[in-house]
């Protein structure tokens, strides 16, 4: 020392991405009241207009001038000579990877103007020159000549305490040396200025020598100081020596000669980048990043080179040269350098005033006054940062208005406002008004030292005098709430929510992600939250990130152990003793600049800010200790190795030998096939195959033994024998004496394939050919077949080279098995299985560790791009090793969980198959759907789970559709206002009708009802959305499942229970079990039905008794029936079996193992169906998408499909005769007997509101006929005539009669239903309904079968298990080519640059060297004396070096390029289906 979001259906882990924090020389957007303190070109070291930034001294010198003058001078100015300064201060960070910087040390190898101390001096001379003046050249800058002059300018000489050089001596030291001493040689200075005093002088300043100090520099050394090895070798002044030169000083610093060294994996050289530090910032720290302001050092001053002057420079505001650029020019030639302060242009996202003052601090000069100072102190501009203050305070509810929301009641904004009272920070006005000032100087006074005295000096006091900021800070008083709030956010992370608009659009977005009509995620509004004169965004850094892990990570499966060994450097290393003291530990000292930071105080009203004091990493030095590490020495034997005796083994290499089998060849027998496959074909065979027998040839591999075995470092090793040879194990005692472990680079080995040369070649077999398969099949299958496979020699150097597990050592329970030894208690070494502790994300590992520890090596750091590109190395090639980036994504991944799925497995069930029966599919018709048509053919339903479905009944109505005609508060509802006496009924006329007009009748009510009119609120909608919904329904499925509580197990998702063994129709029950219980389902309870009892007895029944045509009537209550109540069935009983549950059989029983049937449908699935039953949110229409009416349509018709009816006939048709039901319905009804009609039906109306009346059951039985045919089958279609319903029968009803008499002779592929009173077959009834499309639907009874071996297969379902890359769940996921678009990258003929070198040419300025015939004041010599010579110097010439420039060939690096290559990403493109399940060829 804080975490969060994001991979999944969910989980744990790994792992990346993202966020919350802090910081900034910042910028941008919106906004902006005040003050304080800081900060302000990060880019173009780009170019600069203008002004200023370094001068000063008259107490060094001469000259000129101005003002004043008492004419004596006084004051001041100017250029010049001279001195000091200008090397500081100020700026910038280009270069520099370096002794540049930091730190520590060294110089016995050095310098130092001004300053301080000590000491010794300051003597005596000389010749010039600038200025001024005269003349001249030039456009200018500037220059030349002549004459003249001064100095603290210059020069020579004297002196030498001392210093320097050489030599000698003595002493000392740490090598070069130091000190003392002697000799020789060499070496100084304004006769200056001012003041005082005057007799030489004194004082101060200045000057000279020497020594010391101080300060500032110079040089050297240790350590530290970025990235790249896809930079591995670099170096000729290079490394060292000798001699010389050079410097203040050391040194190859330079030169000559000699030697051949020096640096480098502890990273030289090269490349890239970069000023370094104190510090700043982040961080818990370790550490990371950074080097603005302030401070130290360095470097630079337009670019490059060079020296001069000087104490100091290789000099920002100096000089010379070259170059680029700019300016002036009279074209001859000149001038310039803001990376000083302001400022300008340019660049850029971006960075200020051409300000005031030397008052303070500091600097230069001066004796001083003073002058100069863009250093500095101030002000100005900028919310750029930090800090502080304010924009009011208190009261105030009818909780005003407005705005927003609303469930329409209200709620929020909100005490907020208004309003009342108060305050005055700030503001404004007036007035006062600082600190910063200490000085120096001058004047006066005092005192001290010194001096002959004076000047002068030190100290102190008094007086005088100095403020840019600035009339500023601050203070006082008056006045007004008056002049002062915004920004961002509100889906989660993350504090804060609603409405409207929009409708995958517009847009948002840091990550996850929002938006496709109800968006808390866009836009707007209201509200809320956070911060607040700021708030957000962007950029960068640290943090979070233990995500490079020293603190503090990993490598079996997530990324990661090298294929294996040997072994060098390196790292690490067992035991005893002694010594040393490098590491280590302790003590002391030095240093660690200041500032910063921290701690404690203090000053500005606080704070920021400032002041004072304390404190510190590290490095260095000295002393001490001696345990540990290290080093040295000496021992010991437990590690390691050797010897001796045994042992096992497919360990390796070479040579020889062997048998079985395949193929081929020869011969023989023999005949039509063989071979091959899922099935075939290609192929072989009548030229004789295959098969069988014998003989021969050749190559390769070694059955059985054989194993969970053995050996080897790994790769790998298998017939037998021999030779040579490596390693290992065991036992025992000897020997050596730590000789060990691991190993970067290196070396060696290294399957298969492949390559080279030469052999060999039986079988097998890439490529290739053919045959199949297939939509295709460049595959899987088949027939052939070449490289290759084999041998020798040489390459290659990789594999899922795997135990996906590096090597060595030690320790930590066991059990079982096996191999080799010794032994027989057991033990040593290998190989395996299980398992404790422990570990692990889990899986799992577990003495053969993935446990606990130690040592060494290798490797990893999101996925893709990519093991790719480029470069380099190796290779004959193939290729291998090393090995990136741009760009894209927010994941990729591991283990485990629950599901789902599998052309995975096991078990079980179902009319699922099978076994049967009857159908559909063919025909005609009915009906529904699609399609087409139409003004409309209303709408819905769509695999199973739509299609005789909604519709239990479309001529009008229905009706929703179309055409036409009408109405508009509406056909029906509520409210409001007014009016009326009527409402209402009937008739007539017009019209298609709705409707309109006219007339007649009509007294109930009188505040009502009703009607009419008007008004707007509203009505209305079968308009949309079933993907906004309720309700209802289908389906899986009447399948046996679906869950919960507690407990237990697991980090967790989850598991257990519910699994297992049995059993069942059943998660039904039993047994077992870390489970024990419970719920919804199953079953049962309910209804119908089958039997019996009992009760009841009419309309039903009739045994016995009467009676009738007749249960008709009396009677009966037994039977049947009806309908109430009960009984009955429970594996209860028996046998067998089983632990049990149960099962099998039997008995009894009307019924037997759920007796038969029905109702009843778990958790859930299908965004399943329905907004057109109904209800309903939202949207839409409102003289129409509403309402009324007439007519039409829903009935169309080339066609396709579903569901049915009738048939195709003799088990039948027709005719005649004769039987037997059940369940229903009926007063707007069912209707009998009777009569009429061929008939449908009509007339008529007994009975019945129903166990009372009405309703002929048919198949069936008997008899007859038909005689296998398109028929006496079949009945479609059509014609004619009718009946009934109804306002109405044309579109468009049903039925009847007569006539007509189509297809059809049992139905292809395919497909449906059914397990018993079932199928099949026969009729009856009902609902709807005026009638009817009904052959439909729902019920009812009559007659009444066949089959079931069984669970291999098809379909569906259940349980367990297995695999999975699926979870929208296989209708899943997903790969590659091609096509199109965009993006970044590689290659590329070339083209254009940059950088650093090399070789040669040319060579400015300049130092040094040589020369110096030309020229020259000082000094010297000389009788050539107005001169000559010498010494010395200058110009000039010349040599070496050398910047820039030129030439040449290379190196390296960047940009660009026709074309080209792969990569990435994109909406629903194309082709296939490679992977995930046994993924259909693992």
């Nucleotide at each position: 020392u804080a975490g969060a979001g994001u991979u999944u259906g969910a989980u744990c882990c790994u792992g990346g991405c993202u966020c919350a924090g802090g910081a900034u020389u910042a910028a941008c957007g919106c906004u902006g009241g005040c003050g304080g303190u800081a900060u302000g070109c990060c880019u173009a070291a780009u170019a600069c207009a203008u002004g200023c930034a370094a001068g000063u001294c008259g107490a060094g010198c001469g000259a000129g001038g101005u003002a004043c003058u008492u004419c004596g001078g006084u004051a001041c100015c100017u250029a010049g000579c001279g001195g000091c300064g200008a090397a500081c201060g100020g700026g910038u960070g280009a270069g520099u990877a370096a002794c540049g910087c930091g730190u520590a040390c060294u110089c016995a190898a050095c310098g130092u103007a001004c300053c301080c101390c000590a000491u010794a001096g300051a003597c005596a001379g000389g010749g010039a020159u600038a200025g001024c003046c005269u003349g001249g050249a030039g456009a200018a800058a500037u220059c030349c000549a002549g004459a003249u002059u001064a100095a603290u300018a210059c020069c020579a000489g004297a002196u030498a305490a001392g210093a320097u050089a050489u030599u000698g001596g003595a002493a000392g030291g740490a090598a070069u040396c130091u000190u003392c001493u002697a000799a020789u040689a060499u070496u100084a200075a304004a006769a200056g200025a001012u003041g005082c005093g005057u007799u030489u002088g004194c004082a101060u300043c200045a000057c000279u020598g020497u020594g010391g100090g101080a300060u500032c520099g110079g040089a050297g050394u240790g350590c530290g100081u970025u990235c790249u090895a896809u930079u591995a070798g670099c170096u000729a002044g290079u490394u060292g020596g000798u001699a010389g030169g050079g410097u203040a000083a050391u040194a190859g610093c330079c030169u000559a000669c000699c030697a051949a060294g020096g640096c480098g994996a502890c990273g030289a050289u090269a490349g890239a980048u970069a000023g370094c530090u104190g510090g700043a910032u982040c961080g818990a720290g370790a550490g990371g990043u950074u080097g603005a302001u302030c401070a130290g050092c360095c470097a630079c001053a337009c670019u490059g080179g060079g020296a001069c002057u000087g104490a100091g420079a290789u000099a920002c505001g100096g000089c010379c040269c070259a170059g680029a650029c700019u300016c002036c020019u009279a074209c001859g030639g000149g001038a310039g350098g803001c990376a000083g302060c302001a400022g300008u242009a340019g660049g850029g996202a971006a960075u200020c005033u051409u300000u005031c003052a030397c008052a303070a601090u500091g600097g230069g000069c001066g004796a001083a006054a003073g002058c100069c100072u863009g250093a500095u102190g101030g002000a100005g501009c900028a919310a750029u940062a930090c800090c502080g203050c304010g924009u009011g305070u208190c009261g105030g509810a009818u909780g005003a208005a407005g705005c927003a929301c609303u469930u329409c009641g209200g709620u929020g904004u909100g005490u907020a406002a208004a309003c009342g009272a108060c305050u005055g920070u700030u503001g404004u006005a007036u007035g006062g008004g600082a600190a910063g000032a200490a000085c120096a100087g001058c004047a006066u006074u005092g005192u001290c030292a010194g001096g002959a005295a004076a000047u002068g000096g030190g100290c102190a006091a008094u007086g005088u005098u100095u403020g840019a900021c600035g009339g500023u800070a601050c203070c006082a008083u008056g006045c007004c709430a008056g002049a002062a709030a915004g920004a961002g956010a509100c889906g989660g992370c993350u504090a804060a929510c609603u409405a409207u608009g929009u409708g995958c659009c517009a847009g948002c977005a840091g990550c996850c992600g929002c938006g496709g009509u109800a968006a808390u995620a866009c836009a707007u509004a209201g509200g809320u939250c956070u911060c607040g004169a700021g708030c957000g965004u962007u950029a960068u850094c640290c943090g979070g990130a233990u995500u490079u892990a020293c603190u503090g990570g990993g490598c079996g499966u997530a990324a990661a152990g090298a294929g294996u060994g040997c072994g060098u450097a390196g790292a690490c290393g067992a035991u005893u003793u002694a010594a040393u003291a490098a590491g280590u530990u302790g003590g002391a000292a030095g240093u660690c600049a200041a500032a910063u930071a921290c701690u404690a105080g203090g000053g500005c009203u606080c704070a920021a800010c400032c002041c004072u004091a304390g404190c510190u990493c590290g490095c260095u030095u000295c002393c001490a200790a001696a345990a540990c590490u290290a080093u040295u020495a000496a021992g010991a034997u437990a590690g390691a190795c050797u010897g001796u005796a045994g042992g096992a083994g497919a360990g390796g290499u070479u040579a020889g030998c062997g048998g079985a089998a395949u193929u081929c060849c020869g011969a023989a027998u023999g005949u039509a096939g063989c071979g091959g496959u899922g099935g075939a074909a290609u192929g072989c065979g009548u030229a004789g195959a295959u098969a069988u027998u014998c003989g021969g040839a050749g190559g390769a591999a070694c059955a059985c033994c054989a194993a969970u075995a053995g050996c080897g470092a790994a790769g790998g090793c298998a017939g037998c024998u021999a030779a040579c040879u490596g390693g290992c194990c065991u036992a025992u005692c000897a020997g050596u004496g730590a000789c060990g472990u691991u190993c970067a680079u290196g070396c060696a080995c290294g399957a298969a394939a492949g390559c080279g040369u030469g052999g060999g070649g039986a079988g097998c077999a890439a490529a290739c050919a053919g045959g199949a398969u297939u939509a295709g099949a460049u595959a899987c299958c088949c027939u052939g077949g070449u490289a290759g496979u084999c041998c020798a020699c040489g390459c290659c150097g990789u594999a899922a080279a795997c135990g996906a597990u590096c090597c060595u050592u030690a320790c930590u329970a066991g059990a079982c098995a096996u191999c080799g030894g010794a032994a027989u208690a057991u033990u040593c070494g290998g190989u395996g299985u299980c398992g404790c502790a422990g570990c692990u994300a889990a899986c799992g590992c577990g003495u053969u560790a993935a446990g606990u520890a130690a040592g060494g090596c290798g490797c990893c750091u999101g996925a893709g791009g990519a093991g790719u590109a480029c470069g380099c190395a190796c290779g004959c090639a193939a290729g291998u090793g090393u090995g990136a980036a741009a760009c894209u994504c927010a994941a990729a991944g591991g283990a485990a969980u629950u599901g789902a799925c599998g052309g995975g497995g096991a078990c079980c069930c179902g009319c699922a198959c099978a076994a049967g029966u009857g159908g559909u599919g063919g025909a005609g018709c009915a009906u529904g759907u699609g399609g087409u048509u139409u003004a409309a053919u209303u709408c819905g339903a769509a695999g199973a789970u739509a299609c005789g479905c909604g519709a239990a009944g479309a001529a009008c109505c229905u009706u929703a559709c179309c055409a036409a005609c009408a109405u508009u508060u509406g056909a029906a509802a509520u409210c409001u206002u007014u009016g009326g006496c009527a409402a209402u009924a009937c008739u007539a006329u017009a019209g298609a009708g709705a409707u309109a007009u006219a007339g007649u009748g009509g007294a109930g009510g009188c505040u009502a009802a009703c009607c009419a009119a008007a008004u707007g609120a509203c009505a209305g909608g079968u308009g949309g959305u079933g993907c906004a919904u309720g309700g209802u329904u289908g389906u899986c499925g009447u399948c046996a499942g679906c869950u919960c509580g507690u407990g237990u197990c697991g980090u967790g998702a989850g598991a257990u229970g519910u699994u297992a063994g049995g059993u069942u129709a059943a998660g039904u029950c039993c047994u077992g079990c870390a489970a024990c219980g419970a719920g919804c389902g199953c079953a049962a309870c309910c209804c119908c039905u089958a039997u019996c009892g009992u009760u009841a007895u009419u309309u039903g029944c009739c045994a016995g008794c009467a009676u009738u045509c007749a249960g008709u009537u009396g009677g009966g209550a037994a039977c049947u029936a009806u309908a109430g109540c009960g009984a009955g069935a429970c594996u209860g009983c028996c046998u067998a079996u089983g632990u049990a549950a149960g099962u099998a059989g039997g008995a009894g029983g009307a019924a037997g193992g759920u007796g038969g049937g029905g109702a009843c449908g778990a958790c859930g699935u299908c965004a399943a169906a329905u907004c057109a039953u109904c209800a309903u949110g939202c949207c839409c229409c409102u003289u129409a998408u509403a309402u009324g009416u007439u007519g039409g349509g829903c009935u169309a018709c080339a066609c396709a499909c579903g569901u049915g009816c009738u048939a195709c006939a003799a088990u039948g048709g027709c005719a005649a005769g004769g039987a037997c039901a059940g369940a229903g319905a009926g007063u707007c009804g069912c209707a009998a007997u009777a009569c009429c009609g061929u008939g449908a039906g009509g007339u008529g109306g007994a009975g019945c509101u129903a166990a009372u009346c009405u309703u002929c059951a048919a198949a069936c039985c008997u008899u007859g006929u038909c005689c296998c045919a398109g028929u006496u089958c079949g009945g479609a279609u059509c014609g004619a005539a009718g009946u009934c319903u109804g306002c109405a029968a044309u579109u468009c009803g049903a039925c009847u009669u007569c006539g007509u008499g189509a297809a059809g002779u049992u139905g292809g592929a395919a497909u449906c239903a059914c397990u018993a009173g079932u199928a099949a077959u026969c009729g009856c009834a009902a609902g709807u309904c005026a009638g009817c499309a009904a052959u439909a639907u729902u019920g009812c009874g009559g007659u009444g079968a066949a089959u079931g071996c069984g669970u291999u297969c098809c379909c569906g379902g259940g349980u367990c298990u297995u695999g999975u890359a699926c979870a929208c769940a296989c209708c899943g996921c997903c790969c590659g080519u091609c096509a199109c678009a965009u993006c970044a990258c590689g290659a590329a003929a070339g083209c254009c640059g940059g950088u650093a070198a090399u070789a040669c040419c040319c060579a400015a300025a300049g130092u040094c060297g040589c020369u110096g015939c030309g020229c020259c004041a000082a000094c010297c010599a000389u009788u050539u004396u107005u001169a000559u010579g010498g010494a010395g110097g200058c110009a000039g010439g010349u040599g070496c070096c050398u910047a820039a420039g030129g030439u040449a060939g290379g190196a390296u690096u960047g940009g660009u390029a026709a074309u080209u290559g792969g990569g990435a990403u994109g909406a629903a493109g194309u082709c296939g289906u490679a992977a995930c399940a046994a993924g259909g060829u693992a």
RNAcentral holds the sequence, with entries from ENA, Greengenes and SILVA. Predicted 3D model of a 1482-nucleotide RNA (small-subunit ribosomal RNA) from an uncultured sediment bacterium.